[in-house]
GlmS glucosamine-6-phosphate activated ribozyme aptamer from a Pseudomonadota bacterium, 166 nucleotides, folded computationally. Rfam family: glmS glucosamine-6-phosphate activated ribozyme aptamer. Rfam describes the family as follows. This entry contains a glucosamine-6-phosphate activated ribozyme that is found in the mRNA for GlmS. GlmS is an enzyme that uses fructose-6-phosphate and glutamine to generate glucosamine-6-phosphate. Rfam classes the family as a riboswitch. Of the family's consensus pairs, 92% are formed in the model.
């Protein structure tokens, strides 16, 4: 580099678990409730969506019938700026240049207008199942988002050089 075996992972809106809440146990009370401390647990973001390579900055997008999904810690593919590499688009068509914006390989330019265009899961309702419980798994069934996309139409550089119809 190449191959083998072994381990881990199943690929981050994801992870943990200081405080907060919740629940059993215990100790404090004559008992009960509740309190209060201690010890064991538990909960703690529902899903769309998203990574050319390298640097720096930043409190890293979208919306949900969720509303403790709280404060938080990390950790991230978000955004901005600057560099490299490839590559689109800027109305006849190639080809170079330059310049503006885009695209990172099933991708790709800006601006107006349109259109009953296209897209989630929690939740909810129903049964199972572990647990003494807080609570968690798993099936069936299940409506509805935004960003964004998609598609019509209209609109928009500057040079050079060959070609083609009129």
């Nucleotide at each position: 580099u190449u191959u083998g075996a072994g381990a881990u992972u199943g690929u981050a809106g994801c992870g943990c678990a200081u405080g907060g809440g919740c629940u059993g146990g215990a100790a404090u009370g004559g008992g009960a409730g509740g309190a209060u401390u201690c010890c064991a647990g538990u909960u703690g973001a529902c899903g769309a969506g998203g990574c050319g390579g390298g640097g720096a900055g930043u409190g890293a997008u979208c919306g949900a019938g969720u509303c403790a999904u709280c404060a938080g810690c990390g950790g991230a593919u978000g955004c901005u700026c600057c560099c490299c590499a490839g590559g689109g688009c800027g109305g006849c068509u190639g080809c170079c240049a330059g310049c503006g914006c885009c695209c990172u390989g099933a991708g790709a330019a800006g601006c107006u207008g349109c259109g009953c265009g296209c897209c989630a899961a929690a939740a909810g309702c129903g049964g199972c199942g572990a647990g003494u419980g807080a609570u968690c798994g798993c099936c069936g069934u299940g409506a509805c988002a935004a960003c964004g996309c998609c598609g019509c139409a209209g609109u928009u550089c500057u040079g050079g050089c060959c070609g083609g119809u009129c």